[in-house]
Notes: RNAcentral holds the sequence, with entries from ENA. A computed fold for a 72-nucleotide RNA from a Candidatus Woesebacteria bacterium, annotated as transfer RNA. It matches the Rfam family "tRNA". Rfam classes the family as a transfer RNA. The source organism's lineage runs through Bacteria, Bacteria candidate phyla and Candidatus Woeseibacteriota.

RNA sequence: GCGUCCGUAGCUCAGUGGUAGAGCGAUUGUCUUAUACACAAUUGGUCGGUGGUUCGAACCCAUCCGGACGCA
Numbered sequence: 001g002c003g004u005c006c007g008u009a010g011c012u013c014a015g016u017g018g019u020a021g022a023g024c025g026a027u028u029g030u031c032u033u034a035u036a037c038a039c040a041a042u043u044g045g046u047c048g049g050u051g052g053u054u055c056g057a058a059c060c061c062a063u064c065c066g067g068a069c070g071c072a
Base pairs, nucleotide, nucleotide: 001071002070003069004068005067006066007065010024011023012022013021018055025043026042027041028040029039030038048064049063050062051061052060
């Protein structure tokens, strides 16, 4: 330099055009002498940036940024 893939909650990941979810985590409560476990509730993200397409974009297109792998 070229190609492929990835970027979504604190972490690991779903969601492939109609206003974003799960598990773990965190907080609070119940329980316990206390902690943990268990149960219940709460907490959470303008979806990497910008622009475009569309009535409507996390999703499609372009470009930039960051990361992984391959080729040279």